[in-house]
Context: one part of a larger RNA
RNA sequence: CGUUCGAACCUUGAGGGGGUUCAACUUUAGUACGAGAGGAUUUAGUUGGACGUAGCUCUGGUGUACCAGUUGUCGCGCUAGCGGCACGGCUGGAUAGCUAACUACGGAAAGGAUAAACGCUGAAAGCAUCUAAGCGUGAAGCCCUCCCCGAGAUUAGGGUUCGUAAGUCAUACGACGAAAGCCCCCUGAAAGACGAUCAGGUUGAUAGGCUGGACGUGUAAGUGGGGUAACUCAUUUAGCAAACCAGUACUAAAGGGCGAACG
Numbered sequence: 001c002g003u004u005c006g007a008a009c010c011u012u013g014a015g016g017g018g019g020u021u022c023a024a025c026u027u028u029a030g031u032a033c034g035a036g037a038g039g040a041u042u043u044a045g046u047u048g049g050a051c052g053u054a055g056c057u058c059u060g061g062u063g064u065a066c067c068a069g070u071u072g073u074c075g076c077g078c079u080a081g082c083g084g085c086a087c088g089g090c091u092g093g094a095u096a097g098c099u100a101a102c103u104a105c106g107g108a109a110a111g112g113a114u115a116a117a118c119g120c121u122g123a124a125a126g127c128a129u130c131u132a133a134g135c136g137u138g139a140a141g142c143c144c145u146c147c148c149c150g151a152g153a154u155u156a157g158g159g160u161u162c163g164u165a166a167g168u169c170a171u172a173c174g175a176c177g178a179a180a181g182c183c184c185c186c187u188g189a190a191a192g193a194c195g196a197u198c199a200g201g202u203u204g205a206u207a208g209g210c211u212g213g214a215c216g217u218g219u220a221a222g223u224g225g226g227g228u229a230a231c232u233c234a235u236u237u238a239g240c241a242a243a244c245c246a247g248u249a250c251u252a253a254a255g256g257g258c259g260a261a262c263g
Base pairs, nucleotide, nucleotide: 001152005163006162007161008160009159010158011157015149016148017147018146021049022048023047024046025045026044033038051106052105053104054103055102059100060099061098062097066093067092068091069090070089071086072085073084074083075082076081111143112142117137118136119135120134167176168175169174181258182257183256184255185201186200187199188198189197206252207251208250209248210247211246212245213244216240217239222235223234224233225232226231
């Protein structure tokens, strides 16, 4: 821009893509077969490999500053307590998120038309013959079935709902005004290179802050007691605490524009 008024949402499916994998074990059965050695077709079931999709409940990894311990040195006048630097100084843990080695699921079954092959009936050719007319069975393959995209499918589809105000000017066409709705702008994340998508914009919990909780770390500082001291006990399952879950307008979400009966 188009889809023949403007919008929001839900769809149909022309067409396209993906997937449709492999093995072992148990049973049938030590059966059929075979002198024996050996050893099935088939049926039913179980498990696993690789691959794929999704996820973070579990098991782990990471988690550059969440908690604790600790070495050297410097600083805060000293002690105590803290802070800087040393690979995040080192060490032990660890929330969210991300992630695999973790977790869940998938390949199937069914239908149709067939290939090789196997048949029925059956002449040419009084017989025979699956074929010449006619009718069947039949594969991981084909068309579907399963999953994804999908009406620019210009053959541009279908459905539901919303909008068409009054008025002024104008001879009329029309213009102003202006609807549903949308955009710019702003707060952001389940999204993200940027656009986009999604959640919101005071009729508000969108982000930050604050409060409460979860999770984490592991019992803070100060004070008191014990000990010559190192240290230890009590206050104290304390103190601190990122991304998580709620609550709460304290802070920030000012404002502006587009937009319909033709072309």